[in-house]
RNA sequence: CGGGUCGGCCGGACGGUCGCGUGGCGGGAGACCGCACCGAGGAACGUCCGGGCUCCGCAGGGCAGGGCGGUGGGCAACACCCACCCGGAGCAAUCCGCGAGACAGUGCCACAGAGAGAAGACCGCCGUCGGGCCGCAAGACCCGGGGGUAAGGGUGAAAGGGUGGUGUAAGAGACCACCGGGGGCCGUGGUGACACGGCCCGCCAGGUAAACCUCGCCCGGAGCAAGGCCAGACAGGGGAUGUUGACGCGGCUCGCCGAGUCCCCGGGUAGGCCGCUGGAGCGGCGCGGCAACGCGUCGCCGAGAGAGAUGACCGUCGAAGGGACACCCCGAGAGGGGCCCCGGAACAGAACCCGGCGUACAGGCCGGCCCGUUCC
Numbered sequence: 001c002g003g004g005u006c007g008g009c010c011g012g013a014c015g016g017u018c019g020c021g022u023g024g025c026g027g028g029a030g031a032c033c034g035c036a037c038c039g040a041g042g043a044a045c046g047u048c049c050g051g052g053c054u055c056c057g058c059a060g061g062g063c064a065g066g067g068c069g070g071u072g073g074g075c076a077a078c079a080c081c082c083a084c085c086c087g088g089a090g091c092a093a094u095c096c097g098c099g100a101g102a103c104a105g106u107g108c109c110a111c112a113g114a115g116a117g118a119a120g121a122c123c124g125c126c127g128u129c130g131g132g133c134c135g136c137a138a139g140a141c142c143c144g145g146g147g148g149u150a151a152g153g154g155u156g157a158a159a160g161g162g163u164g165g166u167g168u169a170a171g172a173g174a175c176c177a178c179c180g181g182g183g184g185c186c187g188u189g190g191u192g193a194c195a196c197g198g199c200c201c202g203c204c205a206g207g208u209a210a211a212c213c214u215c216g217c218c219c220g221g222a223g224c225a226a227g228g229c230c231a232g233a234c235a236g237g238g239g240a241u242g243u244u245g246a247c248g249c250g251g252c253u254c255g256c257c258g259a260g261u262c263c264c265c266g267g268g269u270a271g272g273c274c275g276c277u278g279g280a281g282c283g284g285c286g287c288g289g290c291a292a293c294g295c296g297u298c299g300c301c302g303a304g305a306g307a308g309a310u311g312a313c314c315g316u317c318g319a320a321g322g323g324a325c326a327c328c329c330c331g332a333g334a335g336g337g338g339c340c341c342c343g344g345a346a347c348a349g350a351a352c353c354c355g356g357c358g359u360a361c362a363g364g365c366c367g368g369c370c371c372g373u374u375c376c
Stems, first nucleotide, its partner, number of pairs: 001372010012317007020039002024035004041347001045358002048356005053223004060254004065219005070084005085099001086097004100214002105212002107208003122153002124149003128145005161179006180204002182201008227274004236265006248256001281300008321342003327338004
């Protein structure tokens, strides 16, 4: 310098004019007016996970249902994060895997194919029997029946481990050598997943669990329109069911509780306050840890709504980045710098609050690592 890979960060600044929102202060009888302060994001988004908080009786047992799934750690918790293991891709940095079980059982595997699995004889190969073949006899050849055979051909995404030999009528892990895989026992290292090594066993019979299922662990339901308080309005009528237990209790059931519950018609209201934002908070430093993270200490306070508040215009600047090379500076030169021109902001808007994940994003910046090339 070129290519790649991973991570972090920014995502306009200042001033003026006009405007919006909560709370504060001041004025006003009130409507309202004035003043200074504060006022969106890295994703506020999707609402996909996990929690806090609130109510449901105390959050109970079983079944059903759902989620998760290598190992160790982190965390309030998680489907998240970190480190490692295994497998795959890449020369490498690095990336990917919805990473338990297919010797418990069941199902499924399009098309093609004989057969899709303790499978399968379509072609082939090899015996045998019958016939041509009543021929003296034998062999070859042809046709047919019934067998043996998974070596070879063929089908397929996938068809019983590979190479060589022994063996056989032909064959076959049937047997042998080597290689590959699997299992058992032992040793070494590691907390562990696992790795390495030794011995033994021919064990070698597909795949699929984001199919049922099995194993292990976890999960009660609803959500701030939760829930509570205050003020105010109104008018009742009809039906069903229930102490032989309703409703509560989310699907069933056990257990608990103990008097109302549900539907239809009609009538009334649709105001205020709390919850509400200071919190698993943010930043600096130190320590521990490979890291995620934890501990200590110092500092900071950053929206809180009515179902709708953050903007518009102007001016100055504007980082990079790109262009141009007339002029100026440096340099031996290649070249570098100045001047000049262009350029100038995307995705998106909090609504109870956090931790994640996923998705969107114009234009950029910084750093680590890997590969290649050239020069010293």
Model confidence (mean pLDDT): 76 of 100. The RNA shown here (Bacterial RNase P class A) has 376 nucleotides and comes from an Actinomycetota bacterium. It is recorded under the gene name rnpB. Rfam family: Bacterial RNase P class A. Rfam classes the family as a ribozyme. Rfam describes the family as follows. Ribonuclease P (RNase P) is a ubiquitous endoribonuclease, found in archaea, bacteria and eukarya as well as chloroplasts and mitochondria. The sequence is in RNAcentral, with records from ENA. The source organism's lineage runs through Bacteria, Bacillati and Actinomycetota.